[in-house]
Predicted 3D model of RNase P RNA and transfer RNA as a complex of 448 nucleotides. Rfam match: Bacterial RNase P class A. The family's RNA type in Rfam is ribozyme. From the family's description: Ribonuclease P (RNase P) is a ubiquitous endoribonuclease, found in archaea, bacteria and eukarya as well as chloroplasts and mitochondria. The coordinates come from a structure-prediction model, not an experiment, and the mean pLDDT is 77.
Formats: sequence, C1' cells, structure tokens
RNA sequence: CCAGAAGGCCGGAUGGCCGCUCCUUACGGAGAGGAAAGUCCGGGCUUCACGGAAACACGGCGCCGGCUAACGGCCGGGGGGCGCGAGCCCACGGAAAGUGCAACAGAAAGACACCGCCUAAGUCCUUCGGGAACGGCAAGGGUGAAAUGGUGCGGUAAGAGCGCACCGCGUCUCUGGUAACAGAGGCGGCAUGGCAAACCCCGCCGGAAGCAAGACCAAAUAGGGGCCGCAUGACGGCGCGUUUCCGCGUCGCGGCCCGGGUAGGUUGCAAGAGGGGGCUGGCAACAGCCCUCCCAGAUGAAUGGCCGUCAUGUUUUCGCCACGAAAGUGGCGCAGACAUACAAAACCCGGCUUACAGGCCUUCUGGCAUU
RNA sequence: GGGCGGUUAGCUCAGUCGGCUAGAGCGUCACAUUGACAUUGUGAAGGUCAGAGGUUCAAGUCCUCUACCGCCCACCA
Repeated sequence: CCAGAAGGCCGGAUGGCCGCUCCUUACGGAGAGGAAAGUCCGGGCUUCACGGAAACACGGCGCCGGCUAACGGCCGGGGGGCGCGAGCCCACGGAAAGUGCAACAGAAAGACACCGCCUAAGUCCUUCGGGAACGGCAAGGGUGAAAUGGUGCGGUAAGAGCGCACCGCGUCUCUGGUAACAGAGGCGGCAUGGCAAACCCCGCCGGAAGCAAGACCAAAUAGGGGCCGCAUGACGGCGCGUUUCCGCGUCGCGGCCCGGGUAGGUUGCAAGAGGGGGCUGGCAACAGCCCUCCCAGAUGAAUGGCCGUCAUGUUUUCGCCACGAAAGUGGCGCAGACAUACAAAACCCGGCUUACAGGCCUUCUGGCAUU
Repeated sequence: GGGCGGUUAGCUCAGUCGGCUAGAGCGUCACAUUGACAUUGUGAAGGUCAGAGGUUCAAGUCCUCUACCGCCCACCA
C1' cells in the first nucleotide's frame, strides 16, 4: 500500500432572532432515540367477586454450565459446517416407542429383484459338448434427491460382514472434565437410511387480559326493552379455562343482542432491576461496595423555523501541476449550487429483530514492496 | 396506544395431512350463429401465489423477517 475480520463511537457544530410544551424556587430552568420503530419475546404494575391441589387441554422452549427479576436474551465451553487465515454460521433433544410421508422415475422407497451373475448339491433331457426348470446371489448396470455401512484382502459355483484389517456406527469399562463431550481398551457383524419448521415421545416453562388495565370526581339520560338457560328460598342455580374434590361470592342470576346518555377533568405517570465515575471479585456475562447526578411528560398530541459562519460529501465553471502525440485521466486551489441519513417518546424497564447518508478510533489476518 | 385478521388472473374467491402443467365464476380477445346487435356455443390469452430468507428431494401450503390493507376497544345507568 492492497484485500479482509472483529469490537466500539459519532451521527452536523456554533451564534443571533422568532415560536411551542412543562416546572413547588419564574428577567430562571428543562425539553427525543440508537433505534423512541416492528410489537417478536421476557418482566414490573393493575384488574379479573379471595383463592388452593391434581389431572387434562392448549401454547412455547430444547447440546452443557453459568449470569439475570425473568427470557426464546447474554457470557463461557462442547459438537458440526465454511474459510489459507483473523474469524463466521448452526430451530444443536429423540427416527433401535409408535403412526405417517417420499410426487415422477424405478423391479423395489424398508426387508426388493428389471437387466445381470451362477449352475456346486438335488430333479429332468442328452448327440455326453451341454441344455431346461426349480433354485442361489446382490458384486456390476440402470432409475432416483435418496437404494439396505465404506475401502482393501481373503473366500465362493457366483456372491454376500461370510471371515479378517482399517475407518464409521452402537454398546460396556476405564481415564480427564461440574457437564456437554473427548481419549484409550474390550465387545457386537451392524435390516440401526431420510423427514419431527408431519403427528408424536421425553424434559422444562406458562392462569387470563392489558394503562383505551385500574381508581376518583363531574355532567347527562328512558335506572329501559327483547331472546335464551337455570332457579322459586336451598340435598338448588350461576360464576372462578374444562373435569373432580374442597373453598369462596351471590339469591333472582348468568349469557347474547337492541336502545339511551356523556365524549370533560384528576390520578395511575416520571427516583428508576436509573445515569456517570472509581475500587474489589470473576476468563466473561455479571455481582458487591463507595462517591456523585436528577435527566421529556405532550393528549389531534410540544422538542421547531429563518439567517450568518464553519465542517463533510456530490457536482459545475475557471486556474495551476503531473502523465500523455492527442482525446483524456488524476491531484490541488478559488467561487457557485445542492445535500447532511434512518426516523421521532405516549405507563415503565431488560432483550431480540429490522431501517440507517456519511465519518472516526482500536485490535487482528492474508498478500505485495522496501529497509 | 393496545389486540386480532388478511394479501392467489383485470374483479370476486377455491386450493384437504407439502407432490406432477395452480383452478372456478364474471370480465377480455378471436371464431361461429344474426341483415346488425344482444343472448348462446366453441376456443384462446391472462399468475414474480405481496417481497426476502430458511427447513425439505420438493413450498401457494411449514418457519422467520419485511411491506401494505382491513377490523375491534372508553365511561355512565
């Protein structure tokens, strides 16, 4: 210098004028984000007439260990895949519990024989060369996305884990590791191929709904009607996801629908799993302690507009320089124009995902050149 | 703000437990019928299954993300 990998940060600056929202301290103070977004997960908080246990149903998650309020998140590790490498990616439990699926092609898609190979034994025929049927085989061909462990040697009529060696798979023991798993040794010849983002099985987690939850005040109206179910004063009905057993609430209750009125205010709602800094422990995520700070609260919804200067980028004219025969290319400078992303709180947090003009910093990898 | 549902031909919709070349009605075009038109009949054209990625041998269908469209909600008695 070129190409690349990982992590982090900024995301226009500044001054003036005008304007908007909020505030116990008012010639004052504060005023969007890394994603405020998508609403994909997890919590706080609130209500569901006060719930509890077991089973069922439904939904989600899925290698191991740790962190956390919790998580499908994060950190560390294991295994697999990709890359020369720095590194990156993985919905990564179970297919020897069961059911199911695999179109077309193919003989066959799970125990199959089309072409093919073989006639050793037994049967028949024989011109004694052999042939036929029965039968044996799965090596080779062919089909397919996928064909019943792979390679080699032996073996055989031909073959085959039929036998053996190595690799793969399963299983047992030992060793290391908290574990996932890894290594070593023994055993088993091994109908144990694929799909669970098909049903399902195993393990774990989850009651439901959401601030338009909920609470209070005020105003107004017809404190109304219809249908269905059950009940008629308690051995009953209804409700709490369903069932069972309790428990609780209620006595006319429950469900659905139609109609009427108001569309105002306060609260929830801003000190919090909070921000910044330091020390200690830990590989890290994170935890503990100390110091310090108070940092948006709108409700058709504030956080903006204009001007000046500067910065960055693009482009145009002109000038200079370098290369070149020229066309032109590259660099520098003055001036002008345009642009400065994605997008914007709505009860609050922890994550994930998605969008994002341009720029900066740190560490590392490969290559080339020079010393 | 919160909670649900949908997107397949020009329009309205089917598409089963993933399978061969994705269908139907209306519409469009051509031909026949008619003097001409309507009706009717025959035939044809017309599809990025909203977009992207993944699982699978195979995706309209299963999973994830994105875009767009639609629906519901308050209080009082």